A computed fold for a 313-nucleotide RNA, annotated as Bacterial RNase P class A. The prediction has a mean pLDDT of 75. It was read from a public genome assembly, where an Rfam model found it. Rfam family: Bacterial RNase P class A. The family's RNA type in Rfam is ribozyme.
RNA sequence: CAAGCAGAUCACCUUAUCGCUGUUCGCUUUACGCGGAGAGAGGAAAGUCCGGACACCGUAGUGCAGCAUAGCGGGUAACGCCCGUCCGUCGUGAGAUGAGGACAAGUGCAGCAGAAAGUAUGUACAGGUAAUGCUGUAGUGAAACCAGGUAAACUCUAUGCGGUGCAACGUCAUGUAAACCAACGCUUAAGAGUUGCGCGCUCAAUGUUGGAGGGUAGGCGGUUUGAUAUUGAUAGUAAUGUUAAUACUAGAUAAAUGAUAAGGAGUCCGUCUUAGAUGGAUUACAGAAUCCGGCUUAUGAUCUGCUUUUUUU
Numbered sequence: 001c002a003a004g005c006a007g008a009u010c011a012c013c014u015u016a017u018c019g020c021u022g023u024u025c026g027c028u029u030u031a032c033g034c035g036g037a038g039a040g041a042g043g044a045a046a047g048u049c050c051g052g053a054c055a056c057c058g059u060a061g062u063g064c065a066g067c068a069u070a071g072c073g074g075g076u077a078a079c080g081c082c083c084g085u086c087c088g089u090c091g092u093g094a095g096a097u098g099a100g101g102a103c104a105a106g107u108g109c110a111g112c113a114g115a116a117a118g119u120a121u122g123u124a125c126a127g128g129u130a131a132u133g134c135u136g137u138a139g140u141g142a143a144a145c146c147a148g149g150u151a152a153a154c155u156c157u158a159u160g161c162g163g164u165g166c167a168a169c170g171u172c173a174u175g176u177a178a179a180c181c182a183a184c185g186c187u188u189a190a191g192a193g194u195u196g197c198g199c200g201c202u203c204a205a206u207g208u209u210g211g212a213g214g215g216u217a218g219g220c221g222g223u224u225u226g227a228u229a230u231u232g233a234u235a236g237u238a239a240u241g242u243u244a245a246u247a248c249u250a251g252a253u254a255a256a257u258g259a260u261a262a263g264g265a266g267u268c269c270g271u272c273u274u275a276g277a278u279g280g281a282u283u284a285c286a287g288a289a290u291c292c293g294g295c296u297u298a299u300g301a302u303c304u305g306c307u308u309u310u311u312u313u
Base pairs, nucleotide, nucleotide: 002308003307004306005305006304007303008302009301010300012264013263014262015261016260017259018258020040021039023037024036025035026034027033042285046296047295049294050293051292052291053290054165055164056163057162061199062198063197064196065195066161067160068159069158070157071085072084073083074082075081086100087098088097089096090095101156102155106154107153108150109149123138124137125136126135127134169221170220171219172218180211181210182209183208184207191203192202193201228247229246230245231244232243233242234241235240265283266282267281268280269279270278271277272276
């Protein structure tokens, strides 16, 4: 110099003018009002793949099925995630990756070749026997004498799993028809609840299910102080934990978080008088909707550590 491996940071900046949404303070003519202060989309907000918090389903049981996980140890609220370590595979290496329990519980699968692919009386040669593939070698093949391989083959073992989801749910107001028909049932319970099926349990006494029909579909809360973030100390190989200080940073509900102008910064290309000057281009992926922890995918620029070949000093 080139090519790689692993990790980290930022995600254009500043000023001015105008505009949008929330909070708060003040004023007034109470109006989609005016003025001041301050705040306003991410590292993935994406995918909806996992795990939860929270809310509700009347007390959520038990058996079977189904699904998921799978070396060992640790972390975490929890996980199929993260850390360490052993083994296997790939790579010269830094490293990456694993669907990593069990083949003596059972059933399957393996083309061609070969005599034959499972407890075969069997090709050639040799040894041996009363006799027999009884023993050995050679051929073919990945594999040939109670065979080994294969379980992202069926299966077995161990562990785990109630469901629905903020359009959850709670509350207030308005309005109508707690009216009509049918079936079943009323302590010997129809039906409902519990992923699916069965059992059990609970509710159900003007009940349950179905049909036809009528009214409404507005307001408020949930709504952002949290398994939170930053910095320091400390324990640990690490993931992470403990502790102290500081901070409060969107809350819309058809969905706001922007536009313009000037200057600057980064990157790329060109020219020149090459610590520099100057001109042009360009600044990615993308957009909160209950919230959080991961994984996966998309993507511009910079930095740090490590590995390898060749060359030069």
The model forms 97% of the base pairs in the Rfam consensus.